[in-house]
RNA sequence: UAAGUAAACCGGGUGACCGCUCCGAUUUGUCUUUAGACUCAUCGGGGAGGAAAGUCCGAGCUCUACCGGACAGGAUGCUGGGUAACACCCAGGAGGGGCGACCCUACGGACAGUGCCACAGAAACAUACCGUCCCGAUAUGUCCGGCGCAUGUCGGAGUUCAUCGGGAUAAGGGUGAAAUGGCGAGGUAAGAGCUCACCAGCGGUCGGGUGACCGGCCGGCUGGGCAAACCCCAUCCGGAGCAAGACCGAAUAGGGGGAUAUACGGGAUGUCCGGCCCGGUCCCCGGGUUGGUCGCUUGACCCCGGGGGUAACUCCGGGGCUAGAUAGAUGGUCACCGUUCGCCUUCGGCGAAUACAGAACUCGGCUUACAGGUUUGCUUAACCC
RNA sequence: GGGCGGUUAGCUCAGUUGGUUAGAGCGCUGCGUUGACAUCGCAGAGGUCACUGGUUCGAGUCCAGUAUCGCCCACCA
Numbered sequence: 001u002a003a004g005u006a007a008a009c010c011g012g013g014u015g016a017c018c019g020c021u022c023c024g025a026u027u028u029g030u031c032u033u034u035a036g037a038c039u040c041a042u043c044g045g046g047g048a049g050g051a052a053a054g055u056c057c058g059a060g061c062u063c064u065a066c067c068g069g070a071c072a073g074g075a076u077g078c079u080g081g082g083u084a085a086c087a088c089c090c091a092g093g094a095g096g097g098g099c100g101a102c103c104c105u106a107c108g109g110a111c112a113g114u115g116c117c118a119c120a121g122a123a124a125c126a127u128a129c130c131g132u133c134c135c136g137a138u139a140u141g142u143c144c145g146g147c148g149c150a151u152g153u154c155g156g157a158g159u160u161c162a163u164c165g166g167g168a169u170a171a172g173g174g175u176g177a178a179a180u181g182g183c184g185a186g187g188u189a190a191g192a193g194c195u196c197a198c199c200a201g202c203g204g205u206c207g208g209g210u211g212a213c214c215g216g217c218c219g220g221c222u223g224g225g226c227a228a229a230c231c232c233c234a235u236c237c238g239g240a241g242c243a244a245g246a247c248c249g250a251a252u253a254g255g256g257g258g259a260u261a262u263a264c265g266g267g268a269u270g271u272c273c274g275g276c277c278c279g280g281u282c283c284c285c286g287g288g289u290u291g292g293u294c295g296c297u298u299g300a301c302c303c304c305g306g307g308g309g310u311a312a313c314u315c316c317g318g319g320g321c322u323a324g325a326u327a328g329a330u331g332g333u334c335a336c337c338g339u340u341c342g343c344c345u346u347c348g349g350c351g352a353a354u355a356c357a358g359a360a361c362u363c364g365g366c367u368u369a370c371a372g373g374u375u376u377g378c379u380u381a382a383c384c385c
Numbered sequence: 386g387g388g389c390g391g392u393u394a395g396c397u398c399a400g401u402u403g404g405u406u407a408g409a410g411c412g413c414u415g416c417g418u419u420g421a422c423a424u425c426g427c428a429g430a431g432g433u434c435a436c437u438g439g440u441u442c443g444a445g446u447c448c449a450g451u452a453u454c455g456c457c458c459a460c461c462a
Stems, first nucleotide, its partner, number of pairs: 001381010012337007020047007029038003049356001053367002056365005061241004073237005078092005093107001094105004108232002113230002115226003129173002131169008142157006181199002184196003200222001202219007245294004255285006264279004287461003301320008338354007386458007395411004404442001413429005435451005
């Protein structure tokens, strides 16, 4: 210098004018018993994000009358730790990718069971199609001998070949996504972990590690895949959501139907049990309203310093306050500057653009979108000293 | 704001436990029938299974993300 890799951060600025919303102070007017409600104006202060998004996880909070248990259902899935909790984060293991820095992984179990593996292929879970080899048989086939010029004919054989029958074999061919460990040597009728060396895998044992797992030695050689199919194992989870829910006010027909009575109250009886009726509770239809207050912003919050820990994180001390709207405010115009691009031309002008996107109860994460820019660590290559 | 569901031919929808080449009705095109049209008959075309990635030998189907469309939810008595 170029290419790359990982992490952290910014993501327009200043001023003027005109507006919006919330809070505080002063104040105008109306209602009005105190005292408050509404309203006008002035001054001061606060006013979107790293994702406010998707609503994919996890919590707080609220209701579901309460407590306990079971089933169904759902989620997670290498190990250890962090956390209020998590599907998140950190560290490590194994596997995979990259020359490397580094990156990726839905990564429990297929000897608990069930199921599926289309087409092709002999065979997809118990299989011999071709091929190879052995044994047996022998006609118009093969070989041998005789006769004949020769097509041929007669006799014999099971040694070559062929055919038929019976076996052996998973080394080779072919099919497939996948074919019963791989490769080499020995061995054999031909072959085969049948035997041996190396490698992969399994079991046992010893050692290291909290553990996933790693390493050594020994052994018999060892017969697929799919669980993002059902399922099994381990751990966790009740449901609904701030339009939750609580209170005040206004208005309406306090109407009709159904369920529940093994959660509650009342009726007749002295009590209990069973049944009945009424209330209550819940659901549906029908009716009314489209008002206000609380929940509502101080919170597992942010910043700085110190201690513990490899780290995530945590403990202690000090400091800070950082939107609360309700059809929804956080905006608009102008000027100058910044950044990027283009043109003219030259070190200045002109023009255009300035991302993704916007709170709605609040947090911790994940995922997705994002113009452009800054900083730091590391890797590779080339060149120079 | 919160909760739930869908996306397959021009339109409305099927698609089973993942399997070989994804179907049906209406519509469209051509031919026949008719003097002509409708009806009817025959034949045919038309598909990025919304998109992207993953699991699997194999995905419309299973899993994850994205896009887009639709439905429901207030309070009072």

Predicted 3D model of RNase P RNA and transfer RNA as a complex of 462 nucleotides.
Rfam match: Bacterial RNase P class A. The family's RNA type in Rfam is ribozyme.